[in-house]
RNA sequence: GGGAGAGAGCGGGCAGUCGCCCCGGAAGCUCGAUCCGGGGAGGAAAGUCCGGGCUCCACAGGGCAGGGUGCUGGAUAACGUCCAGUCGGGGCAACCCGAAGGAAAGUGCCACAGAGAACAGACCGCCGGCAUGCCGAAGGGCGUACCGGUAAGGGUGAAACGGUGAGGUAAGAGCUCACCAGCGGCUCGGGCGACCGGGCCGGCUCGGCAAACCCCACCCGGAGCAAGACCAAAUAGGGGAGCGAUACGAGGGCUGCCCGCCCCAAGCUCCCGGGUAGGUCGCUUGAGGCCCGGGGAAACCCGCGGUCCAGAGGAAUGACUGCCACCCCCCUUGCGGGGGCACAGAACCCGGCUUACAGCUCUCUCCCCCUC
Numbered sequence: 001g002g003g004a005g006a007g008a009g010c011g012g013g014c015a016g017u018c019g020c021c022c023c024g025g026a027a028g029c030u031c032g033a034u035c036c037g038g039g040g041a042g043g044a045a046a047g048u049c050c051g052g053g054c055u056c057c058a059c060a061g062g063g064c065a066g067g068g069u070g071c072u073g074g075a076u077a078a079c080g081u082c083c084a085g086u087c088g089g090g091g092c093a094a095c096c097c098g099a100a101g102g103a104a105a106g107u108g109c110c111a112c113a114g115a116g117a118a119c120a121g122a123c124c125g126c127c128g129g130c131a132u133g134c135c136g137a138a139g140g141g142c143g144u145a146c147c148g149g150u151a152a153g154g155g156u157g158a159a160a161c162g163g164u165g166a167g168g169u170a171a172g173a174g175c176u177c178a179c180c181a182g183c184g185g186c187u188c189g190g191g192c193g194a195c196c197g198g199g200c201c202g203g204c205u206c207g208g209c210a211a212a213c214c215c216c217a218c219c220c221g222g223a224g225c226a227a228g229a230c231c232a233a234a235u236a237g238g239g240g241a242g243c244g245a246u247a248c249g250a251g252g253g254c255u256g257c258c259c260g261c262c263c264c265a266a267g268c269u270c271c272c273g274g275g276u277a278g279g280u281c282g283c284u285u286g287a288g289g290c291c292c293g294g295g296g297a298a299a300c301c302c303g304c305g306g307u308c309c310a311g312a313g314g315a316a317u318g319a320c321u322g323c324c325a326c327c328c329c330c331c332u333u334g335c336g337g338g339g340g341c342a343c344a345g346a347a348c349c350c351g352g353c354u355u356a357c358a359g360c361u362c363u364c365u366c367c368c369c370c371u372c
Stems, first nucleotide, its partner, number of pairs: 001368010012324007020040007042343001046354002049352005054224004066220005071085005086100001087098004101215002106213002108209003123154002125150005131144005162180006181205001183202008228281004238272006251263004288307001290305001292303004327340005
């Protein structure tokens, strides 16, 4: 000097004018208006994908079904998150990525190509036998058909049933042996553990897929702030009391009729209770943020101090102007001029994940080249 990797942070500033939402005060009771003071979007407020708080409903306990998670240890309110590690993969490296339990429980699948795709398979090849054609004086050679042996070689494929060498054989083959790889069992050492390192023995080799069914272990009740709680009109409807009504009695029941007894209507007045409109609470003081100290390798935890930092409800957080800063684009030799400056916007609250993002800052690390 160049190219990379990891982590952290910012994401316009100042001033003026006019507005919006909330809180407190001025001030006499409340409300409104006015004035004064204070606060007013984000790193993702987003997607609503996980987890929890909170609220209501349900619930003795256990199981089935269903869903989720899946190496180990830790953190946490909890998690599919985070931290640290193990193993596997990628990279020269810094470092990055991984749904990473079980395939010798069972079932299933393995496209295309290929003869054959899982207790495999003879297409070519190699070897043996038999028949036969041609050539040759002959030993024999070349070819064709059939029967059989063979998984060493070729070829197909993502994958072809261990690798190398020797023996062996008609040719071959874990058929036998040595070494290596892998598998299983026993065992020693290290580690809390996943796992790592080593020794001995064994039969000689047992393919892949569980983001296929499934098995194993663990976790999970449902709905969500339009949760839910309170206050509460008008109109309609429900219940009760009185008047209507000591009456005439329309009507019903005891009963077919009469008497008698009981019930009973519209309407008016008052009361009670439920729901709706509307209003209030829930609502922002919280697993809060900040400083300092301590514990821990870290995630994180503990203690102390001080602090209050949006709470709207068709929904405020804005618009304009000037100066400055930053970067980009266009014109220009230059001075300078013009334009742009991201993604996006709270809605009960937190912890995460994921996705979007103009531009910029800082720290650490790795590799290459050059110079001293």
About this RNA
A computed fold for a 372-nucleotide RNA from a Deferrisomatales bacterium, annotated as Bacterial RNase P class A. Its Rfam family is "Bacterial RNase P class A". Its family is annotated with tRNA processing, ribonuclease P activity and dimeric ribonuclease P complex in the Gene Ontology. It is recorded under the gene name rnpB.